Molecule: c-di-GMP-I riboswitch aptamer
Organism: Desulfobacteraceae bacterium
RNA sequence: ACCACGAAAAGGCAAACCCGCUGAAAAGCGGGGACGCACAACCACGGGUCUAAAGCUGAAAGGCCAGGACAGCCGGGUCGCCGAA
Numbered sequence: 001a002c003c004a005c006g007a008a009a010a011g012g013c014a015a016a017c018c019c020g021c022u023g024a025a026a027a028g029c030g031g032g033g034a035c036g037c038a039c040a041a042c043c044a045c046g047g048g049u050c051u052a053a054a055g056c057u058g059a060a061a062g063g064c065c066a067g068g069a070c071a072g073c074c075g076g077g078u079c080g081c082c083g084a085a
Base pairs, nucleotide, nucleotide: 005083006082012037013036017032018031019030020029021028022027035072041078042077043076045075046074047073048070049069050068055064056063057062
């Protein structure tokens, strides 16, 4: 130096909830706020989960459906601070 690993230290991110905005919704963005997180940093490649506008179907209630969403669901890929055992 690098890989694995994760004590300490310096820091980092920010769940639920509230307010505003976008969206059909799921959800996302901004502010507040902290449940937690060694990547809770980045990427929809695989699995899974959520929503169903348009479309299809139904007499109706409703049902089906992702090209929409979730990286803080799992796997995978990429990057990265510090350095005890």